Background: Glycine riboswitch aptamer from an Acidimicrobiaceae bacterium, 111 nucleotides, folded computationally. Its Rfam family is "Glycine riboswitch aptamer". From the family's description: This family represents the bacterial glycine riboswitch. The coordinates come from a structure-prediction model, not an experiment, and the mean pLDDT is 81. Lineage of the source: Bacteria > Bacillati > Acidimicrobiia > Acidimicrobiales > Acidimicrobiaceae.

RNA sequence: AUGAUCGCAGGCGGGAGAGCUCGACGCUGUGGCUGGUUCGCCAGUGACAGCGCCGGCACCGAAGGAGCAACCCCCCGGAAACUCUCAGGUUCCCGAACCGCCAGCGGGAGG
Numbered sequence: 001a002u003g004a005u006c007g008c009a010g011g012c013g014g015g016a017g018a019g020c021u022c023g024a025c026g027c028u029g030u031g032g033c034u035g036g037u038u039c040g041c042c043a044g045u046g047a048c049a050g051c052g053c054c055g056g057c058a059c060c061g062a063a064g065g066a067g068c069a070a071c072c073c074c075c076c077g078g079a080a081a082c083u084c085u086c087a088g089g090u091u092c093c094c095g096a097a098c099c100g101c102c103a104g105c106g107g108g109a110g111g
Base pairs, nucleotide, nucleotide: 006106007105008104010102011101012100013099014098019057021056022055023054025052026051027050028049029048030047032045033044034043035042036041058090059089060088064086065084066083067082071078072077
C1' cells in the first nucleotide's frame, strides 16, 4: 500500500569564495597620423573599446577528481562541507556542492 525511507533523472527557486591582473596574437568597431591619388579611394603606422585565444604571476573551492580523520568493515576496502588543487573558477552572464517545492521512473515498509 490511493505506496514510507531511499535511489535515478527533470523543472522552478535560493546558492559562497577568489584578479573585471599582466603580456602577446587574431577579428570587429571608433576616431587619428603619414604618403600616394584618376579625389572614387589605396597603402603604411600607432591608440582606444569589445570579443576570442595563448602564456605568466597571484589567488578560490561548493561541478568533477584525488587523499585521508572520526566512524563502518574479518580482511580487502568504504568514507565529509576536512585536506589537495589535476581539472574547474576569480566584473556580469553561465556554472555551482547543498537546501526547499513540483511532478516522473524504480523500489516495496517504514517515516